The prediction has a mean pLDDT of 88. A computed fold for a 348-nucleotide part of an RNA from an uncultured prokaryote, annotated as small-subunit ribosomal RNA, central domain. The full RNA is in RNAcentral, with records from ENA.
[in-house]
Context: one part of a larger RNA
RNA sequence: UUGGGCGUAAAGAGUAUGUAGGCGGCUAGAUAAGUCAGGUGUGUAAGCCCACGGCUCAACCGUGGAAUUGCAUUUGAAACUAUUUAGCUUGAGUGCAGAAGAGGAAAGCGGAAUUCCUAGUGUAGAGGUGGAAUUCGUAGAUAUUAGGAAGAACACCAGUGGCGAAGGCGGCUCACUGGUCCGAUACUGACGCUCAGACUCGAAAGCGUGGGGAGCAAACAGGAUUAGAUACCCUGGUAGUCCACGCCGUAAACGAUGUGUGCUAGUUGUUGGGCAGCAAGCUGUUCAGUGACGCAGUUAACGCGUUAAGCACACCGCCUGGGGAGUACGGUCGCAAGAUUAAAACUC
Numbered sequence: 001u002u003g004g005g006c007g008u009a010a011a012g013a014g015u016a017u018g019u020a021g022g023c024g025g026c027u028a029g030a031u032a033a034g035u036c037a038g039g040u041g042u043g044u045a046a047g048c049c050c051a052c053g054g055c056u057c058a059a060c061c062g063u064g065g066a067a068u069u070g071c072a073u074u075u076g077a078a079a080c081u082a083u084u085u086a087g088c089u090u091g092a093g094u095g096c097a098g099a100a101g102a103g104g105a106a107a108g109c110g111g112a113a114u115u116c117c118u119a120g121u122g123u124a125g126a127g128g129u130g131g132a133a134u135u136c137g138u139a140g141a142u143a144u145u146a147g148g149a150a151g152a153a154c155a156c157c158a159g160u161g162g163c164g165a166a167g168g169c170g171g172c173u174c175a176c177u178g179g180u181c182c183g184a185u186a187c188u189g190a191c192g193c194u195c196a197g198a199c200u201c202g203a204a205a206g207c208g209u210g211g212g213g214a215g216c217a218a219a220c221a222g223g224a225u226u227a228g229a230u231a232c233c234c235u236g237g238u239a240g241u242c243c244a245c246g247c248c249g250u251a252a253a254c255g256a257u258g259u260g261u262g263c264u265a266g267u268u269g270u271u272g273g274g275c276a277g278c279a280a281g282c283u284g285u286u287c288a289g290u291g292a293c294g295c296a297g298u299u300a301a302c303g304c305g306u307u308a309a310g311c312a313c314a315c316c317g318c319c320u321g322g323g324g325a326g327u328a329c330g331g332u333c334g335c336a337a338g339a340u341u342a343a344a345a346c347u348c
Stems, first nucleotide, its partner, number of pairs: 003320004007302002012316001014201001017198001021194003025088007033081002035077008049065006091191001092188003096183001098181002103177002107173003110154001114150008125136002162169002206247006215241002220236004258315006266293013297304002321348003330341004
C1' cells in the first nucleotide's frame, strides 16, 4: 500500500461557512470521450507454455506453434458514465398566511440579598469550630430601626422544558437583528450533497491598555490539626472574577457517537404547529423537535435500536503494539504563557 476499523479497546477535527476536487433527481433527442464488440498493424530475440525432433535417457539443444492481457489505427453498438439540446417537479430555494423560543447585540429600569457609611435604641460579648484559637468589641461591637452608597448576580416561575452550528443562553421593558417549525399551495426549475487548503465563531484560565472592585477568592499571612501539615478546618487577604477594546485558541470543547440522503415493528411521556370528531378539554390523526422502553437487526460484551451503534450510498477527517512523546528539532502563529504541525535513537 491493500485490508480492517474509529460510543467504551488506537482512532470523528471544538464548530460553522465555503473554494478546488469527489459525488449527484426524472423524461426524450443528439454526439461517441470513457465503455463494449470485430478487423488490421505492431508487440525484437531469448525465456515461460504446447507439439515434434537431436545428443544411448535426462539436464541441455533445435524446429514450429501458442501466448505476449499492451499500444496505434479502422469499422460498428449506444444500455450506463460523460458532453450537449429540449423539457419536468418529487430534491433545493423564493414568495404568501400563521406560530413558539434564556438565539444575538445595544440602551434603560427593578426588587431581594451582601458589604460599607451616617444616625437612633441598647450592653458585653460577638465570630468561628469536632473542640478551639487567630479575629472583631467598652474608642460601644454582635443584635435591631431608619437613611444613604457601591458592585455583582437575577430566588420562586423552572420542566430528561425552550433556543442556538458549537462554545453557550435565564429579572423586566423598548428599538435593531439571525435562524427554525407548521399550513395551503403561487413561482424558479437540479440551482443539490460533501469539502483538502482558506476563513468565521469558540467555556474557563491567562496576557496588554484603561476603568471598576460589593461578595467570593489562587498566591500570601496568621490560628488550629498533626510525628510533620508547604494540605483538608478557621480568621484575614492580593491578583482575578465585572466593564470597554485588543490578544490567546485550548477543555472529559462529550452523545467520548463527522455531515447529508433513503429504507427498516411498535408502546408510552413531553414541546411547537396543522386537520378531523365529540364538544369546552378530551380523543384520533399528521408534520417538526425532545425523553423512556422495546421487535427485527446489530455488538467482543455493555449496550444501540426511525434522534441507530440496523440496512445502504456520497464526501471529508482520523487510527495501525506499549513506552520514549503529543516530546525534540525545524516551520507557522503569539506580547508572553504557549498553541499547531510533528519524528528518531533506545527499550519492552